[in-house]
The prediction has a mean pLDDT of 83. This is a predicted structure of a 73-nucleotide RNA (transfer RNA) from Armatimonadetes bacterium UBA5829. Lineage of the source: Bacteria > Bacillati > Armatimonadota. The sequence was found in a public genome assembly. It matches the Rfam family "tRNA". It is annotated as a transfer RNA.
RNA sequence: GGGGCUGUGGCUCAGUUGGGAGAGCGCUUCCCUCGCACGGAAGAGGUCACGAGUUCGAAUCUCGUCAGCUCCA
Numbered sequence: 001g002g003g004g005c006u007g008u009g010g011c012u013c014a015g016u017u018g019g020g021a022g023a024g025c026g027c028u029u030c031c032c033u034c035g036c037a038c039g040g041a042a043g044a045g046g047u048c049a050c051g052a053g054u055u056c057g058a059a060u061c062u063c064g065u066c067a068g069c070u071c072c073a
Stems, first nucleotide, its partner, number of pairs: 001072007010025004019056001027043005049065005
């Protein structure tokens, strides 16, 4: 320098006719207990990497940029 893959809550990851943003763990509060753990209930937490385009509508399609992994040279 060129090719491929990845980027979504704090962490690990789902998310296919383009229209609801989600799960587990973690966190907070409450119940339970002498107390802790386990268990139960409720809740907070997201610029969907960034910018632009297409579209009535984009996490999803297109282009560019950035970052990480990987292959080739």